[in-house]
RNA sequence: CCGGCCAGCCGGACGGCCGCCUUGCGGGCAUCGCCUUCGAUUCCCGCCGGGAGGAAAGUCCGGACUCCACGAGGGCAGGGUGGUGGGUAACGCCCACCGGGGGUAACCCCAGGGACAGUGCAACAGAGAACAGACCGCCUCGGGGGCCGCGCGAGCGGCUCCCGCGGUAAGGGUGAAACGGUGCGGUAAGAGCGCACCGCGGGCACGGUGACGUGCCUGGCAUGGCAAACCCCACCCGGAGCAAGGUCGAAUAGGAGGGGAAGUCGCACGGGGCGUAAGCUCCGUGCGGCGCGAGCCGCCCCGCUCGCUCGCACCCUCGGGUAGAUCGCUCGAGGGCGUCCGCAAGGACGCUCCCAGACAGAUGGCCGUCAUUCGCCUCGGGGCAACUCGAGGCGGGGACAAGAUCCGGCUUACACGCUGACCGGCCUG
RNA sequence: CGUCCCGUCGUCUAGCGGCCAAGACCUCUGCCUUACAAGCAGGUGACCGCAGGUUCGAGUCCUGCCGGGACGA
Numbered sequence: 001c002c003g004g005c006c007a008g009c010c011g012g013a014c015g016g017c018c019g020c021c022u023u024g025c026g027g028g029c030a031u032c033g034c035c036u037u038c039g040a041u042u043c044c045c046g047c048c049g050g051g052a053g054g055a056a057a058g059u060c061c062g063g064a065c066u067c068c069a070c071g072a073g074g075g076c077a078g079g080g081u082g083g084u085g086g087g088u089a090a091c092g093c094c095c096a097c098c099g100g101g102g103g104u105a106a107c108c109c110c111a112g113g114g115a116c117a118g119u120g121c122a123a124c125a126g127a128g129a130a131c132a133g134a135c136c137g138c139c140u141c142g143g144g145g146g147c148c149g150c151g152c153g154a155g156c157g158g159c160u161c162c163c164g165c166g167g168u169a170a171g172g173g174u175g176a177a178a179c180g181g182u183g184c185g186g187u188a189a190g191a192g193c194g195c196a197c198c199g200c201g202g203g204c205a206c207g208g209u210g211a212c213g214u215g216c217c218u219g220g221c222a223u224g225g226c227a228a229a230c231c232c233c234a235c236c237c238g239g240a241g242c243a244a245g246g247u248c249g250a251a252u253a254g255g256a257g258g259g260g261a262a263g264u265c266g267c268a269c270g271g272g273g274c275g276u277a278a279g280c281u282c283c284g285u286g287c288g289g290c291g292c293g294a295g296c297c298g299c300c301c302c303g304c305u306c307g308c309u310c311g312c313a314c315c316c317u318c319g320g321g322u323a324g325a326u327c328g329c330u331c332g333a334g335g336g337c338g339u340c341c342g343c344a345a346g347g348a349c350g351c352u353c354c355c356a357g358a359c360a361g362a363u364g365g366c367c368g369u370c371a372u373u374c375g376c377c378u379c380g381g382g383g384c385a386a387c388u389c390g391a392g393g394c395g396g397g398g399a400c401a402a403g404a405u406c407c408g409g410c411u412u413a414c415a416c417g418c419u420g421a422c423c424g425g426c427c428u429g
Numbered sequence: 430c431g432u433c434c435c436g437u438c439g440u441c442u443a444g445c446g447g448c449c450a451a452g453a454c455c456u457c458u459g460c461c462u463u464a465c466a467a468g469c470a471g472g473u474g475a476c477c478g479c480a481g482g483u484u485c486g487a488g489u490c491c492u493g494c495c496g497g498g499a500c501g502a
Base pairs, nucleotide, nucleotide: 001425002424003423004422006420007419008418009417012370013369014368015367016366017365018364020051021050022049024047025046026045027044028043030041031040032039033038053400057411058410060409061408062407063406064405065241066240067239068238078237079236080235081234082233083097084096085095086094087093098112099110100109101108102107113232114231118230119229120226121225135172136171137168138167139166141164142163143162144161145160146159147158148157149156150155180198181197182196183195184194185193199221200219201218202217203216204215205214206213207212245327246326247325248324255318256317257316258315259314263290264289265288266287267286268285269284270283271282272281273280274279291312292311293310294309295308296307334353335352336351337350338349339348340347341346372397373396374395375394376393377392378391379390380389381388382387430501431500432499433498434497435496436495439454440453441452442451447485456472457471458470459469460468478494479493480492481491482490
C1' cells in the first nucleotide's frame, strides 16, 4: 500500500428571516356564573421553556398495563422452544463454554434432544434400497471339446473354451446413499475369518457445576439416512388487545312513566315467537268503520246539519346508547457520571437530570459562515526508498426514513464517513 | 393503530417432497371456406414474488424480506 475480519461511533455545527405543535405566565374580544376590582370557557396576541430515530419501519418474538374467563392442582387438544452453564421482569434475545462444520488465518456458521417406542419416505439408475442382493468378475468340484508335453500302450500332467451344481463379496459398474475404513496375515477364491491402528457400542477410573474431555479394559460390528415427515421425550404458553378500558354526554329516531283532547276496532298482506296440529300472540304496511281535533265552500259574526280535505299530535320527567369530549397519556425494567463485583452478558450502591404527547396528526423553507469528504490543479515539507504530511484554488456529495400506550430484543433499509484491535499478501530499505 | 389472508404461462385455475410443472381461454402456424366465424391438427409462452436454509432432491417444508388484498370505531 492492497485485501479481509471483528468491535464501536457519527447520522453535521453556528447565525439571520419567515413558519408549525405544546406545558406555564401575562394581555385582549365575546359569552356564562352570586353580572363586583372576582371566577370559568372558546378564540387571538406576546414572553419563557421544550419539540422524532438509530432504525421511530416490518409487526417477527418477549413483557408491562387494561378488560374478560378461571378454586388449588392434574389431564386432553392446539401452538412454541430444544447442547451446557449463566444474565434478565421475560424471551425464540444476550454472554461464556462444549461438540460438529467452513476458512491459510483473523474469525464465522449450526432448529445442536431422540432413528433398538411405533408408523412412514427414498423418484431415476442399478443384480440389490433395509432383518438387501449376485450383472460383470474371481474360485473349487463334476462333465464335454481342442492344443501341447511324457509314455510302446492303457493313461498321466499342463494350458484354454463351453455347460452344470455350488462358494464369494476383495475388485468393476449404478446411485445422494450399497449392512464399518486402511494395511498385514489367511484362503481354492474370499470374507472381522484373525491381528494392528482409526471409527462405533458397552463398562470402569480421573478431571469438570455441566455439556463433555482424557486414559484403561472389553465387544468383533450387532443399532445406515430423513423427525424444518407423523411421532416420542423434557420444558413453556388462558383469551383479547389503548379502536384495551373508565367517566361525562348533544340533536334526531326509538323505550318507560305521567299530564292533556284520545284513541280504538275490524279485514287483507308480509314477517317473528309458542304449539304435533287446530290455533294463540307480537310487530310492520295498506284499506275501512266509529271517535277526537283543525280547516274549506265570495267577505265578517253566531248556531245547527250534511259533505270534502288533513291530522291523531304536543308537553314534562327518567334510563340506556350514538356523535362528540375527557381520562388512560407518559417519571420510566428512564437518561448521564462515578465507585465496587463479574472473563463477559450484566448487577449493586451513591450523586445528578426531567427530556414530544399530537388526534388527519406538529420539526419545514431560504440565505450566509464554518466543519467534513471525494476528484483535479498549484505550492511547500519529511523519508535512502516505497510512500506520506500540510496549505491554497475550482467543481461535486450528504442518505435511509419520521412518533401515536410504553419498554426489552430480533430482522430489514441507510449517503459521505470516522476510531480501535487483529489476520493475510505485496512493495521498499 | 391493530388483527388476518394471498402471490404458479398474457388471464383464470390444478399441482399427496420425485422423471421435461398440467388444463382451459387468449395468441401464432397449417388444413377447411370464395372469404369470415365455427371446427380439426400442431406450436410458442412460467425458472412457480425475491433471498437463504433443511433434504440426495423444494412450486410444496422452515425463516426473513417484497408486493397486493380483507376486517376491526